Context: one part of a larger RNA
Formats: sequence, structure tokens, C1' cells
RNA sequence: GAUUGAACGCUGGCGGCAUGCCUAACACAUGCAAGUCGAACGCGAAAGCGCCUUCGGGUGUGAGUAGAGUGGCGGACGGGUGAGUAACGCGUGGGAAUCUGCCCUGCAGUGGGGGACAACCCGGGGAAACCCGGGCUAAUACCGCAUACGUCUUACGAGAGAAAGGGGGCUUCGGCUCUCGCUGCAGGAUGAGCCCGCGUCCGAUUAGCUUGUUGGUGGGGUAAAGGCCUACCAAGCCGACGAUCCAUAGCUGGUUUGAGAGGAUGAUCAGCCACACUGGGACUGAGACACGGCCCAGACUCCUACGGGAGGCAGCAGUGGGGAAUCUUAGACAAUGGGGGAAACCCUGAUCUAGCCAUGCCGCGUGAGUGACGAAGGCCCUAGGGUCGUAAAGCUCUUUCGCCAGGGAUGAUAAUGACAGUACCUGGUAAAGAAACCCCGGCUAACUCCGUGCCAGCAGCCGCGGUAAUACGGAGGGGGUUAGCGUUGUUC
Repeated sequence: GAUUGAACGCUGGCGGCAUGCCUAACACAUGCAAGUCGAACGCGAAAGCGCCUUCGGGUGUGAGUAGAGUGGCGGACGGGUGAGUAACGCGUGGGAAUCUGCCCUGCAGUGGGGGACAACCCGGGGAAACCCGGGCUAAUACCGCAUACGUCUUACGAGAGAAAGGGGGCUUCGGCUCUCGCUGCAGGAUGAGCCCGCGUCCGAUUAGCUUGUUGGUGGGGUAAAGGCCUACCAAGCCGACGAUCCAUAGCUGGUUUGAGAGGAUGAUCAGCCACACUGGGACUGAGACACGGCCCAGACUCCUACGGGAGGCAGCAGUGGGGAAUCUUAGACAAUGGGGGAAACCCUGAUCUAGCCAUGCCGCGUGAGUGACGAAGGCCCUAGGGUCGUAAAGCUCUUUCGCCAGGGAUGAUAAUGACAGUACCUGGUAAAGAAACCCCGGCUAACUCCGUGCCAGCAGCCGCGGUAAUACGGAGGGGGUUAGCGUUGUUC
């Protein structure tokens, strides 16, 4: 000098765009953050209003609405965090033994049956969470049968294996047709799993490490190669080109500095990885060993009728705590994107916006011209004067920003705008509302007076202060930067 997710002190007018728990992966009140489909299916209220009534109720409407339930798709994306990890984790370049829902292309099908279980009703248990028994029922839920272009197995003889319907239109009721689906197979696209070469921090005051360890055979397992697992056999494998161990750390594109080489770094944005109270486990599924799913154990918090239960903000806000320190318990789905749906539409703290903070960068303003008798006043003085100083006042002018009023978007190809009566435009207003901070001994740009008297104090280094201190404190003057300035910390 540059840099910063900064903090602190003094100060603070406006706007645009960004950024904003770096510490306790500490604990969390409350609300919201993942649902959707009636065009898969069977059920199906109530309040209210009307009528009737034997005053018990019945009935119509509300309404096939609300609502759960079965079933499908989605909850594996999106969002957060950086604990762990020195590793094929990441980066880069290759590879073969794989899977891939939704989507696209092509080929071939979608025939005929069956038995259940929820919801519901009845009964029972429990404080609750919830659970148990009996009975009825539908389906694109479940299970056989038939068929098999292609598929799989094969000893090449053969054997195995599918499906589901819904909605609309026409109909002479036979059916025809359109559409969304369903099944088998092949290919594609996308996504994912796996293997390898090379690169990837500190310590030798860590020198030896290893027994599924290294290799083989048989078997098992996986979507898939493989000690991935297992039995047996062999005794190998790694290591000063640093194994093992310890410490530290998510990696990268990048960021920052530097002429570069290099150093430091890995906030925001983007890619990958890992994690979801701690540890372990599998289930479902195309995909998870699953943040807002399940089971077990543990710590913690809460409820309890003491028998037993409930919970997981490293989602968005917000609270306590820690800390030098880091924001609103906001609006909207209008746009972009995502899930579901044929659609209408619903959901979306993703996202888009608004709010807060000079945290940063950028822009603008706090006025412009004129004005000498160099006014008053301050300070200095050799007492002549010098200086603040065209500075002020005065005169002339302008109106950016602000404020007041009127109009008022783009973002939305037809409808739909949270932002927002915002941006912007027009008119009005009055110089009117808007300057500070640090420094002035040398380095280093900027000097005098007074006070103090090795005191009080200053200080980045050298060093100032013990009676004339340009170095302390104040004042006048000056220098620098400017809505900032200075200090401290960080990196080069």
C1' cells in the first nucleotide's frame, strides 16, 4: 500500500446493489417450512334454514359438501450445516462388471376369474398415546388361470413369467371412437452405483505396520467387479519415494495479495461430499439406510391417573446462552422453478419481495455567482501590523436530494402484480432540513501561543516531559480523508 462476512470509539443527509452467528454440530417456547389426486375406490356428517310432530323425534335442504379411510404419485427434490473425513472424499483424466420412477422412440398386448382388508357397525381395554375382538364392503389394492412378438433359464428335449382400469363423444345397445392410464420387450435421454492413473496439509521428539491381513479355489451375497462375506489352501501385503501413529482440516471452481513466480484463504454464488439430538439397525421404494419416516439403546426436555406415553430448528422467522460481534416471530405465490392433478386448482419460509444494520462497494448532496471599508470577533505580534478571509454579512441565482401534491409503469404474449401508489414523470416549497473524524518532532503533508514542570501524560519505531515542550493538555492556525474518519484484529 492493498485486503476484510469484521469489531470498537467519535460522527452520521439520501439513493442503488450486495453482504449479515466466523463463537456453543449449545438448548429450544410459538407459528409456518410437503403435499396432492373424487377422471382409481367404498363410505359419509354437523351447525344453520324450512315443514311435520304423539315433543321422543321424523323429513327436506345444507350435500354426496366437510371429513377421515383404502389406493396412486411425491415426501431420496428443494432448503440447512461443516461435526466427522487426510479418504478414490475432492480435482482431473480414463475404465467395465451395473441399475435407472417420471420423459422420448419402436414392437407386441390389455382376455377371463377369485378371495380379502381398512373405512363403517357392534362390543371391550386404557388417564392418555392408542390398542383388541366380532361382523359387512369397493377398487388402478391383493392372488391364481389363459395367452407370450420379444424376455429369462436350459442338460437344447424343454421349462418359467404380464396386465387395470378411469373419463368424454356417438350408438341401431351389438359396438365404434377419442383421451389418460396399465403390461412385456428393445433402444434413447437423464440420474446414480463401482474401479483405476495422477494431484491433494503438519510432525521421525511417531519406524516398523497388518491376520480377512495378501493371494488362490469352492460357495454365498449385490443392480454390479471385488475378502464384500464364508470354508479350505498358501504365507503373503505395506513401508525412509515416509507405511503405521499423532495433530489439523470438508474438497473444488474460486477469493485475496503479488509485475510474476508464489503466499494466504475456501463467507456469499456454483459443483461434489458428509451429517440431521448421540450411537446402531433395517423396512418401504426406481432411488434412502431416509433432516420435518420406522425400530432399538443412550443423554436431555415435557405429559401422566405412576401402569405408561410424547419430542428432536445444522428449514424460515424467533428465544435463552456463549461472544468483541451478526437482522423481521413480515408479504406474496404476481414472476421463476418444484410436487400432485386430465384440468380447474391446491401446496411450496424454494423463490420473488419488503423490513433492520454506513457491514461493504458505487453514486449524489450539504449550494452557485458576486462581494474589501479586507466589518465585527478570535488568535498572533517586533504594537507598525499579520492571519482566519471572499470566508461572513449584503446583492443576484439555482433546486439535485429531502418535503408536499398530481399522474403513474416495465416486470404479464389473453386473464392474473406481493413488490406498490414503488420506480419514474410533472407541479409546488425554501438556501431552505443535511459535516464529521484523525493528524501537524522525524519517518509523514501540516506551527504558533498559553498551561504543566521526569508531574500529569504521549508513543507504530526512534523517542518526548526535570520552567520558554512545534512530541503532554487547551486554543488559534494548518494538513489529510470525507458520510465517514480513526483504532484494533486478519492476509499478502
Small-subunit ribosomal RNA, 5' domain from a metagenome, 492 nucleotides, folded computationally. Its mean pLDDT, the model's own confidence on a scale to 100, is 90. Its Rfam family is "Bacterial small subunit ribosomal RNA". The RNAcentral record of the full RNA draws on SILVA.